The part of an RNA shown here (small-subunit ribosomal RNA, central domain) has 345 nucleotides and comes from an uncultured bacterium.

Context: one part of a larger RNA
RNA sequence: UUGGGUUUAAGGGUCCGUAGGCGGUUUAUUAAGUCAGUGGUGAAAGUUUGUGGCUCAACCAUAAAAUUGCCAUUGAUGCUGAUAAACUUGAAUGAGUGUGAAGUAACUAGAAUAUGUAGUGUAGCGGUGAAAUGCAUAGAUAUUACAUAGAAUACCGAUUGCGAAGGCAGGUUACUAACACUUGAUUGACGCUGAUGGACGAAAGCGUGGGGAGCGAACAGGAUUAGAUACCCUGGUAGUCCACGCCGUAAACGAUGGAUACUAGCUGUUUGGAAUUAUAUAUGAGUGGCUAAGCGAAAGUGAUAAGUAUCCCACCUGGGGAGUACGUUGGCAACAAUGAAACUC
Numbered sequence: 001u002u003g004g005g006u007u008u009a010a011g012g013g014u015c016c017g018u019a020g021g022c023g024g025u026u027u028a029u030u031a032a033g034u035c036a037g038u039g040g041u042g043a044a045a046g047u048u049u050g051u052g053g054c055u056c057a058a059c060c061a062u063a064a065a066a067u068u069g070c071c072a073u074u075g076a077u078g079c080u081g082a083u084a085a086a087c088u089u090g091a092a093u094g095a096g097u098g099u100g101a102a103g104u105a106a107c108u109a110g111a112a113u114a115u116g117u118a119g120u121g122u123a124g125c126g127g128u129g130a131a132a133u134g135c136a137u138a139g140a141u142a143u144u145a146c147a148u149a150g151a152a153u154a155c156c157g158a159u160u161g162c163g164a165a166g167g168c169a170g171g172u173u174a175c176u177a178a179c180a181c182u183u184g185a186u187u188g189a190c191g192c193u194g195a196u197g198g199a200c201g202a203a204a205g206c207g208u209g210g211g212g213a214g215c216g217a218a219c220a221g222g223a224u225u226a227g228a229u230a231c232c233c234u235g236g237u238a239g240u241c242c243a244c245g246c247c248g249u250a251a252a253c254g255a256u257g258g259a260u261a262c263u264a265g266c267u268g269u270u271u272g273g274a275a276u277u278a279u280a281u282a283u284g285a286g287u288g289g290c291u292a293a294g295c296g297a298a299a300g301u302g303a304u305a306a307g308u309a310u311c312c313c314a315c316c317u318g319g320g321g322a323g324u325a326c327g328u329u330g331g332c333a334a335c336a337a338u339g340a341a342a343c344u345c
Stems, first nucleotide, its partner, number of pairs: 003316002006299002011313001013200004020193003024087007032080002034076008047065007090190001091187003094183006102176007109153001113149008124135002161168002205246006214240002219235004257312006265290008275281001294301002318345003327338004
C1' cells in the first nucleotide's frame, strides 16, 4: 500500500541487453479479453424483505430477494488481443557537411626539477613565528657548460568542450567510436523500459615484472608543548609511473532513474545548416543565468521541471542495535555483495 524519495527514510555508480510489462496511423477478417440477452447450476439452514402463528418478544411457518460465481448458448464489435494487407510521422540506414581535453597505440617537443662530470669562486647554505636537526673547507650554496633520468604538460583556459558513467588537457600520425545539422534516397513500428545476466567503473589496495626525478602514508630525527604517538622543520620506505592480471567500492552528487508528449518570457554562450531579406531576424542541437504560471514544508525549482500526463525498472517505512551477527556467493588477501533478530528509547 488510492503514501513517498533534491535537502526529512528512500534513484541502482553507469551502460548494454534476455524474459516480462507497455507501445504509432489506416483498412478488412476473427471474436480470445470486454459488453448484452437466454437457459442450467449456485443443497438446506442462515442472512435481508413481505405476510402469518404462539397474548408480545425470542422462536416458528410461508413467499420472495440475495447467493456479486461457474457452465452452455445466441448476439454486439467501440476498445485491447490475434491474423492479413497497407502507411510514414516514431526508430534505424544511406548521402553530404561539421564539431570536440571522446578512446587506443606509436613517435616527438620545450620549460622546470634532481643527479653526475668539468670550470669559476669562498664561507657559509638551508629552514622557521623563532630555532634546531640537516648540508658544507673531502670546497657546499650560487653561477656556467655538457650529459643522464623520470614525471607532469605554464600561457591559450572559459558557468568552454567531449564522453554512458568513471573520466578526458603539450604536439603529430595511424586506427576506432560518438554527436549535430542538411537531404528526404532506403527499410516500414524494426519502438520504450528492463528482473536475472553481461561489460565498463576514480582513488586507495593486492599479485608478477620493470621504473623511480619530484612528492610522500609508515618510520627516524629536530622543534613546539604540562605532555605532542600531531600541526611546523630536516630526511625518508611503500606508493605515486609503465605492462599484464585482480579488487568493484566513493559526498561514484544534479545528493534529482530512463523514455515520450505538452505548457509564458527575458538574457548569455558553444556548435550547425538553410531560407528570406540584406546583415539581422526567424530556426535545429547542446550548455549557463534571471523570472511568469504551476509545484513545494520551505530553501527553492521553473521547457535541461522539482509543472501537466503516460509507460517500465529500482528503492523507502521511527532512532539505536547494524550495514553488525549467522549462512551463502565472489576475492590471493584486504574486503565486497546479500542481510536479520533479541534487546532498548

The full RNA is in RNAcentral, with records from Greengenes.